Predicted 3D model of a 71-nucleotide RNA (transfer RNA) from a bacterium. The prediction has a mean pLDDT of 80.
[in-house]
RNA sequence: CGGGGUGUGGUGCAAUGGUAGCAUGAGUCUUUUGGGAAGAUUUGAUCCGAGUUCGAAUCUCGGCACCCCGA
Numbered sequence: 001c002g003g004g005g006u007g008u009g010g011u012g013c014a015a016u017g018g019u020a021g022c023a024u025g026a027g028u029c030u031u032u033u034g035g036g037a038a039g040a041u042u043u044g045a046u047c048c049g050a051g052u053u054c055g056a057a058u059c060u061c062g063g064c065a066c067c068c069c070g071a
């Protein structure tokens, strides 16, 4: 310098263009003599900007970060 891939709660991952969810974590409560375990409930996220569309995590363009390949 060129090509490809990835970016979503604290963490690991889902999500045919149509309500952003699961597990785990954290807070509160219940259960227990206590611990562990279990149950209920709450919390919290789409890398940034622009565009297309009635509607974008998803499609297009540009940028940023990381990874891989080539030179």
Stems, first nucleotide, its partner, number of pairs: 001070007010024004018054001025043006047063005

Rfam family: tRNA. By type it is a transfer RNA. It was read from a public genome assembly.